[in-house]
Formats: sequence, C1' cells, structure tokens
RNA sequence: GCCCUUGUAGCUCAGUGGUAGAGCGCCAGUCUUGUAAACUGGAGGUCCAGAGUUCAACCCUCUGCGGGGGCA
Repeated sequence: GCCCUUGUAGCUCAGUGGUAGAGCGCCAGUCUUGUAAACUGGAGGUCCAGAGUUCAACCCUCUGCGGGGGCA
C1' cells in the first nucleotide's frame, strides 16, 4: 500500500428495514441472628462519526476514524 472482518448498556454479545434486548455486573426489596446464595423489581444506550437511499435506517450504500486478520 491492497483485501477481508469488526464497532450496540460498565463487560461479553444478540438484534440484518417498522417504538433497542439478553447474560454477567450495579442499585433496592423479600428471605436470614448476620453475610453469601436464591427470588422479585429497578437504573443504565445521541447503536463510532458524517453524508446518501427510503414514508421509515442499529440494519442498505459511500467516505472517514478506531480494533482484529491476511497478502505484498
């Protein structure tokens, strides 16, 4: 330099056009003499940025930026 892949909650990841979710973690409650475990509830997101397509974009297209990999 070229090609492929990836970017979503604190972490790991789902979601592939129609109001953003799970597990773990965090907070509160129930239970316990107390802690842990268990159970119940809750908070937490400008979906990397900009532009385009569309009635509608996390999702499709283009460009840029960051991570990973391959070739030279």
A computed fold for a 72-nucleotide RNA from Selaginella moellendorffii, annotated as transfer RNA. Rfam family: tRNA. By type it is a transfer RNA.